[in-house]
A computed fold for a 1405-nucleotide RNA from Euglena agilis, annotated as small-subunit ribosomal RNA. Its mean pLDDT, the model's own confidence on a scale to 100, is 83. Its Rfam family is "Bacterial small subunit ribosomal RNA". Its family is annotated with ribosome and structural constituent of ribosome in the Gene Ontology. For this family Rfam cites "The comparative RNA web (CRW) site: an online database of comparative sequence and structure information for ribosomal, intron, and other RNAs" (Cannone et al., BMC Bioinformatics, 2002). The sequence is in RNAcentral, with records from ENA, Greengenes and SILVA. The source organism's lineage runs through Eukaryota, Euglenida, Spirocuta, Euglenaceae and Euglena.
């Protein structure tokens, strides 16, 4: 842009308008018009055309449409009792008469529709008589039944018969949806006789008789639904659907009956109803499921078009006529095919877009821009086929189609892009808006939402929705299951059905070959034509796998008949046995009751307590009675069909097993239904009744405790009768047969050397299974039968319905919701599981916190501000190795805007110093200062640093995000582990090494093993300490040397379970010894696997994002971080005599030191001052205390304790009030050893002493980090806290036990049961009434055609009148739906309310 197809799936709801069914004057009398002849005209003739009526044909075809029908359909195959216009074949024939009715012509009634009455007429219209082969009745004799002309055609029609062909009616076998929560159903019902009917068979109808028919192979009854060729899908079986075409069928406003007619009614007719419509109100007219068209419904479905040219159908003799069939056109991208929207060339890879690591990338050869073509477009010329049969006849149509012009010209969207799925990114947006088929995505860096680049897929279409197959083997025949996932009935017996040993013989059901018919056409498939192709249309194949006839096979298979013994049984002779019923007996034990002896307490429990007991318990002795059980024997043992079954003893009785023989002969499995048998509990009735023990009380426990515990105790356990009819009724495994490896236990029988049968355990192979596990007892390999499953909840609920005294029990849904629930197994991870080791984890010990003051950090609280931060262990003398200012971030005022700070630009000028104003900064002012530092350069000069002043990039930020991030820290944990490659094992997840037996501090070692082996941790390498050697030394002691000492810092040696004995296994190793300074890792340190905590730091540092930008930056002054009712952590110092004070006297190491340590000496009570040798350090200084000697204090809130205050004073520093330290004198609180709880520590450790140090001006340090003096006690041991580690279990956890997780309640919403009732459909019985009509009866009343001279007749009409009967009506059933106060219970729903039942032993399995 073309071709070809298709177009109310919804309301068979309602229609307005037009059109869809006529034709025939060659069947008929007649009208009207014209033309013509004759005529003066009226007329009459003739001939043409038109008309209504009479009549004949058709209107019963074509076209709609699916309402109703589960069989009067349908399809497909047979039949036998039938009809047939027109057609075509054949045979025959068509004499003779008669009387009418329309039309029309008066006349009249109605508003119309439509009609009355009078008269006139014609036919191929209606009647009569003849004739009568064939034909029809009828045994036969016989009776009986026709006709139509037109016109002048070689014509076209009547009658009768017989056949043909189209076509219709009737009957039969198979086939043909759901639902048993429809099991009974039927009275003309089933069959006979016998009459009527009908075109025809037949309960078709009617009288009459038997009393049958039909069903579990599903009657009836409910619901759905027009059936079929074919369509679609699918490999195929199979499933879905019945648009367009093709065949049947039914309907025609709803309903039921009829005429005509060959055939019966969408565009006929009568009648009832509902509705519209018209009216004069009296009555009248209608039927679009025909074509178009209106409304209405609806998601949705066309034009009130053109022709009768074609093909086809009425009709006619025929020209012709009519035909919304039908040809065509019109609309709708609705569907399928086709074409096109340009092609070539073209890198400055143009510009804009969009991304960026700023380099570049995409878009893109795309464009621009040259060169070419014209299918499509427009325009013009030219023009068909379809027409047939000489002529004529074309709607489509001046249409396909052909030639010429003209021009890149007229033509590209719609989805996607997170993964299945093919295709990414930047910005918004921030759990919001949204998305989404299923997983899911979005809470600030969204490939998932929006938009914008790009990409990907289709292509005049693309997505989405809805439906139907299909993947789905996910209803399974082909082709699934049932131990644990959904599922084996609680067991057996057994009926119908299913399935069934071995030989013969016969039939020929199934079954197989074969031919014949049939299976409509279309469609499908092949393989050619035809439209340029294709989609279409068309020719011939072939194929319709089906059913029927026939005709041949006989193995199976069925059936008949015969025979066999293995399968099953039956008779016999033994066997074991808690099998069953039923009677009899016992003996322990317990309560009770009586009597004895005997006191004070029993009893109970984690502990109690309620409870018994001085009115004598419990205990104990002796008697008595009473009821349930029946110890040992006892066994994974036995028996029974399952539930079940146990003292002994006897009766009664049922199965199993074993042996040998006989006997009957398939008599056998299974089993829908059915029928009995069934633990406990519980119900009904009658006993009984010790002990237990639901309910119930009471004590206990607790937060509660209607529970776990304890004290009591009724029902009930028991017997008998009878009913209930479930269980984890489990081996979670139906029964039957038959095959397929063993090994190694029990039981019964034979048998006796072994071999064997029947049960009944365990391990195991082949197979098998998702996997665990099965494995001759099956879950293997087969066969036959039954029961069962088909996602989770809802729910074994509701309704129905059996059953049951009641409890209940048996059948058994769905609306609604979720995307899972579920099985085994796997690896963590958890347990108030086990087991094995460990560890200052407990014990055993010393010393302490928590009690008091008082530092110090938190928390709270308060404040302008009390900056932030860290918050269990793993924050809380942590960041902070030192906040009075500064620091400093906070507040509170003042300022400053290219900024303190850093790059790049221009322009000036060194730079800087010093005064004043100010709270200070800040701005200002003023005055000095002008030269000089570097680099180049001969110089002038440029550069650089600095400082001012301008404008933009910018700077700056301890603002936010530790859940974006590096990095770097913390814990588990110095715990012994965390992995990897090859091999093997498992479907896999994963395992195995790494596990086991020993050992160790260790995954350390050593043996063992389907494993060898290797990494990262462990250990050692490295520091420090002890010993000792060499070698080198300042400086200290002594001094005269030497480095001998002591020592200092270098470099070795030493220690390895080497050696011995003893145990283990002959290993590892451990125990013990010698030796050695040191011995089993000789202390002590760094050193911290692989991982966990979104464990901690964006405030060291760094760095994505986001954010401020005359402020969150940046300067200053103050002030705060030092606040106080008050809580919690870490420490000091205490509370005293193992002590305090006084006096004297000794002994250390690590350190540090020049803006320092500072000695001697002076002053001062002292802090300190002054002055200051000496040391840049083994040289100088700083610089000991516990201790020991003496001497005092004597148990006291004190000569313990010093907290608080007060005066006075010293040092730091610009500055000590907020807010320093340190000294003197003076004051002298609490405290007298600390409740529950709670930390540290195993050896030179604890304790106890006191020294240095870093930070620093000072200092709050009692803090941290060192260094040395003095210098102890216990550890039996692994039961119990904690914390780890291996190995194992169990699990419903896996964010991983701070998990999962239940059920009431209260709210919210949603579907649904019940419910007085109430409103609707659909139906059933019985009654009433009862339109039109068919047939029948009356003979009331009438009548053209025939017969009769009439009178009448014969035939009819009309009336009326019975059956049957539509539609109404009344009573009462049934079966379904909707709604219904109020009520059940059930799902759903981020953060509700009690509890905590359940998953670990889940804290009572």
């Nucleotide at each position: 842009c073309g071709g070809c197809a298709u177009g109310c799936u919804u309301a068979a709801c309602a229609c307005a308008u037009g059109c869809a069914a006529g034709u025939u004057a060659a069947a008929c009398g007649g009208a009207u018009u014209u033309a013509u002849u004759a005529u003066a005209a009226a007329u009459c003739g003739u001939a043409a055309a038109u008309c209504a009526g009479u009549g004949a044909c058709g209107g019963a075809c074509g076209g709609g449409u699916g309402a109703g029908u589960a069989a009067u359909g349908u399809g497909u195959a047979a039949g036998a009792a039938u009809c047939a216009a027109c057609g075509c074949u054949u045979a025959g024939g068509a004499g003779a008469g008669g009387g009418a009715c329309a039309a029309c012509a008066g006349u009249u009634g109605g508003a119309a529709a439509c009609g009355u009455c009078u008269g006139c007429u014609a036919a191929u219209a209606c009647c009569u008589c003849g004739u009568a082969a064939u034909g029809c009745u009828g045994u036969a004799a016989a009776g009986u039944u026709a006709a139509a002309g037109g016109u002048u055609a070689u014509c076209c029609g009547c009658c009768u018969a017989a056949g043909c062909a189209c076509g219709a009616g009737c009957u039969u076998g198979c086939a043909u949806c759901u639902g048993a929560u429809u099991a009974g159903c039927u009275u003309g019902u089933u069959g006979g006789u016998g009459a009527g009917g009908u075109a025809a068979g037949a309960g078709c109808u009617c009288a009459c008789c038997a009393a049958g028919g039909c069903c579990a192979c599903g009657a009836u009854c409910a619901g759905u639904a027009g059936c079929u060729g074919a369509u679609u899908u699918g490999a195929g079986a199979g499933g879905a659907u019945g648009a367009u075409c093709a065949g049947c069928c039914a309907c025609a406003c709803u309903g039921g009956g009829a005429u005509u007619g060959a055939g019966a009614a969408c565009g006929g007719a009568a009648c009832a109803g509902a509705c519209u419509u018209c009216u004069a109100c009296g009555g009248a007219a209608g039927g679009c499921a025909g074509c178009a068209g209106u409304g209405a419904g609806g998601a949705a479905u066309u034009u009130u078009c053109c022709g009768c040219a074609a093909u086809g159908g009425g009709u006619g003799a025929a020209a012709g006529c009519c035909u919304g069939a039908c040809g065509g056109a019109g609309c709708a991208a609705u569907g399928c095919c086709g074409c096109g929207u340009g092609a070539a060339g073209g890198a400055a890879g143009a510009a804009g877009g969009c991304c960026c690591u700023c380099g570049g990338g995409u878009u893109g050869u795309a464009a621009a821009c040259u060169u070419c073509u014209u299918u499509u477009c427009u325009c013009a010329u030219a023009a068909a086929a379809g027409a047939a049969g000489a002529u004529a006849u074309g709607a489509c149509g001046g249409u396909a189609u052909a030639u010429g012009a003209g021009g890149a010209a007229u033509a590209a969207g719609c989805a996607u892009c997170g993964g299945c799925u093919a295709a990414u990114u930047c910005c918004g947006u921030g759990c919001c808006a949204g998305c989404a088929g299923c997983c899911g995505c979005g809470g600030u860096a969204a490939u998932a939402c929006g938009g914008g680049a790009g990409a990907u897929g289709c292509a005049a279409g693309c997505g989405u929705u809805a439906u139907c197959c299909g993947g789905a083997a996910u209803u399974a025949u082909u082709g699934g299951g049932c131990g644990u996932a959904a599922a084996g009935a609680g067991u057996u017996u057994g009926u119908a059905g299913g399935u069934u040993g071995u030989c013969c013989a016969g039939u020929g059901u199934g079954u197989u070959u074969a031919a014949u018919g049939u299976c409509a056409a279309a469609u499908c498939u092949u393989a050619g034509a035809g439209c340029u192709u294709a989609a279409c249309u068309u020719u011939a194949a072939a194929g319709u796998c089906g059913c029927a006839u026939u005709a041949a096979a006989a193995a199976c298979u069925a059936c008949u008949g015969g025979a066999c013994u293995c399968g099953a049984g039956u008779a016999u002779g033994g066997u074991a046995g808690g099998g069953g019923c039923a009677a009899a007996g016992g003996g322990a034990a317990u309560u009770u009751c009586c009597a004895g002896u005997g006191u004070a307490g029993c009893g109970g429990u984690g502990a109690a307590a309620u409870g018994c007991g001085u009115a004598g318990a419990u205990a104990u002795u002796g008697g008595a009675a009473a009821g349930a059980a029946c110890a040992c024997c006892a066994a994974a043992a036995g028996c029974g069909a399952a539930g079940g079954c146990a003292c002994u003893u006897u009766g009664c009785u049922a199965g199993g097993c074993c042996g040998a023989u006989a006997c009957u002969g398939a008599c056998a499995c299974u089993g829908a239904g059915a029928a009995a048998c069934g633990a406990g509990a519980g119900c009904u009735a009658a006993g009984g009744g010790a002990g237990c023990a639901a309910a119930c009380a009471g004590g206990a426990u607790u937060a509660g405790a209607u529970a776990c515990c304890c004290u009591g105790g009724u029902a009930g356990u028991c017997u008998u009768a009878g009913c209930c009819g479930u269980a984890a009724a489990c081996u979670a495994u139906g029964g039957a047969u038959a095959c397929u490896a063993g090994g190694u236990g029990g039981u019964g029988c034979a048998u006796a050397u072994a071999a064997g049968c029947a049960c009944u355990g365990c391990u195991g192979u082949a197979g098998u299974u998702a996997a665990c596990a099965c494995g001759u007892u099956a879950a293997g390999u087969a066969u036959c039968c039954c029961g069962c499953c088909u996602g989770g909840g809802g729910a074994g609920u509701a309704c129905g319905c059996u059953u049951g005294c009641a409890a209940a029990a048996g059948u058994g849904a769905a609306a609604c919701u979720c995307a899972a629930a579920g099985g085994a197994a796997u690896u963590g991870a958890c347990g108030g599981g086990g087991g094995c080791c460990c560890g200052c984890a407990c014990a055993a010990g010393c010393g302490g916190u928590g009690g008091a003051g008082c530092a110090u950090g938190u928390g709270g609280u308060u404040u302008a501000a009390u900056u932030c931060g860290a918050u269990g262990c793993a924050a809380c003398a942590c960041g902070a190795a030192g906040a009075a200012c500064c620091u400093u971030a906070c507040c509170a005022g003042g300022g400053u805007u290219u900024g303190a700070c850093a790059u790049g630009c221009u322009a000036g000028g060194a730079a800087g110093u010093a005064a004043c104003u100010u709270a200070a900064a800040g701005a200002g002012u003023u005055a000095u200062g002008u030269g000089c530092u570097c680099u180049c350069u001969u110089u002038u000069g440029a550069g650089a640093a600095c400082c001012u002043a301008g404008a933009c990039a910018c700077a700056g930020g301890u603002g936010g995000u530790g859940c974006a991030u590096g990095g770097c820290u913390g814990u588990c944990g110095u715990c012994a582990g965390c992995u990897c490659g090859u091999g093997u094992c498992g479907u896999g997840a994963g395992a195995u090494g790494u596990u086991g037996g020993g050992u160790u501090a260790a995954g350390u070692c050593c043996c063992g093993c389907a494993a060898c082996g290797a990494g990262c941790g462990c250990a050692a390498c490295c520091c420090u300490c002890g010993u000792u050697u060499u070698u080198a030394g300042u400086u200290a002691a002594g001094u005269a040397u030497a480095c001998a000492u002591a020592u200092u810092a270098a470099a070795g040696a030493g220690a390895c379970u080497g050696c011995c004995g003893g145990u283990u296994a002959u290993a590892a190793g451990c125990c013990g010894g010698a030796g050695g300074a040191a011995g089993g890792u000789g202390a002590g340190g760094a050193u911290g696997a692989g991982g966990u905590c979104a464990a901690g730091u964006c405030a060291u540092c760094a760095u994505g994002c986001c954010c401020c930008u005359u402020a969150u930056a940046c300067c200053c002054u103050g002030g705060g971080c030092u606040a106080c009712a008050c809580a919690c952590g870490u420490g000091c110092u205490a509370c005293a005599a193992u002590g305090g004070u006084u006096a004297a006297g000794a002994c250390a190491a690590c350190g540090a030191g020049c803006a320092g340590c500072a000695a001697u000496c002076u002053u001062g009570u002292g802090a300190a001052a002054a002055g200051g040798a000496g040391c840049c350090a083994a040289u100088c200084u700083u610089a000991a205390a516990a201790c020991u000697u003496a001497a005092u204090c004597u148990u006291a809130g004190u000569u313990c304790g010093g907290a608080u205050u007060g005066u006075a004073g010293g040092c730091u520093g610009c500055a000590a009030c907020u807010c320093g330290c340190c000294u003197a004198c003076a004051u002298g609180a609490a405290g007298a050893u600390g409740g529950a709880a709670u930390c540290g520590c195993u050896a030179g450790u604890a304790a106890u002493c006191g020294c240095c140090g870093g930070u620093c001006a000072g200092c709050u340090a009692u803090a941290c980090g060192g260094c040395g003096g003095u210098g102890a006690a216990u550890a039996c041991g692994u039961u119990c806290u904690c914390g780890g580690g291996c190995c194992u279990u169990g699990u419903a956890c896996a964010c991983a036990c701070c998990g999962c997780c239940c059920g009431u309640c209260a709210c919210a919403c949603c579907a649904u049961g019940g419910a007085a009732g109430u409103c609707g459909g659909c139906u059933g019985u019985g009654c009433c009434u009862g339109a039109a009509g068919u047939u029948g009866u009356u003979a009331u009343c009438u009548u053209a055609c025939c017969c009769g001279u009439a009178a009448g007749g014969a035939a009819g009409g009309a009336a009326a009148u019975a059956u049957c009967u539509a539609a109404g009506g009344c009573c009462u059933g049934g079966c379904c739906g909707g709604u219904g106060a109020c009520u059940g219970g059930g799902g759903u729903g981020a953060a509700g309310u009690c509890g905590u039942a359940a998953c670990a032993a889940g804290g009572u399995a």